[in-house]
Molecule: Glycine riboswitch aptamer
Organism: Clostridiales bacterium
C1' cells in the first nucleotide's frame, strides 16, 4: 500500500397475522404471527467412562439455520424489524 472479510454510525428496501370482546379505566377473555432477544433439535470435535490394552453402553461440555417453541416480543397507521445494497469511519490484516 492493500484484496476478502467484522464492528458502529446514516440512507434505501424489507414479511406473517385482531383497528377482537368484556370495560370509565387499569386489567381480564378469547384466537393468531415469527424476522428483535431468548430457548430446542442434527452433525462433528473434546472430555469422564468397570478389566491389562482396545472397544462399547452410559455420562458431561462446545457447536447451525429462515427449522423448531412462543419466554419476550408483535398482529389499522405510525414505530420496530431478521436480512439485504449502498456509504462514511474504527481495528486488524493475506499479499
Nucleotide at each position: 500500500g492493500g484484496a476478502c472479510g467484522u464492528a458502529c454510525c446514516u440512507c434505501u428496501g424489507g414479511a406473517g397475522a385482531g383497528a377482537c370482546c368484556a370495560u370509565u379505566g387499569a386489567u381480564g377473555g378469547c384466537g393468531c404471527c415469527g424476522a428483535a432477544g431468548g430457548g430446542g433439535c442434527a452433525u462433528u470435535u473434546c472430555c469422564c467412562g468397570g478389566a491389562a490394552u482396545a472397544u462399547u453402553a452410559g455420562g458431561g461440555a462446545a457447536u447451525a439455520a429462515u427449522c423448531u417453541c412462543u419466554c419476550a416480543g408483535g398482529c389499522a397507521a405510525a414505530a420496530g424489524g431478521a436480512c439485504a445494497g449502498a456509504g462514511u469511519u474504527a481495528a486488524a490484516g493475506a499479499c